[in-house]
RNA sequence: CCGACGAAAAGGCAAAACCUUCGCGAGAAGGUGACGCAAAGUCACGGGACUCUCCGAGUCAGCCGGACUGCCGAA
Numbered sequence: 001c002c003g004a005c006g007a008a009a010a011g012g013c014a015a016a017a018c019c020u021u022c023g024c025g026a027g028a029a030g031g032u033g034a035c036g037c038a039a040a041g042u043c044a045c046g047g048g049a050c051u052c053u054c055c056g057a058g059u060c061a062g063c064c065g066g067a068c069u070g071c072c073g074a075a
Stems, first nucleotide, its partner, number of pairs: 005073002012037002017032006035062001041068003045065003048060005
């Protein structure tokens, strides 16, 4: 240094619930708040779940894979 891995420290993210706004809805954004997270960063590519006005159009990346990117460094 690379791969694998996940102890410590620093820093990071933020579930449920509540408030405001947006959306027909699944849900999203902001605030409060921390259940958790080493990719809980990004991407709907495969599977899956969900919504609507269901031959169609959407939502979920904190459901599982996959791709791309990335902080720290003990055993």
A computed fold for a 75-nucleotide RNA from an Actinomycetes bacterium, annotated as c-di-GMP-I riboswitch aptamer. It was read from a public genome assembly, where an Rfam model found it. The coordinates come from a structure-prediction model, not an experiment, and the mean pLDDT is 87.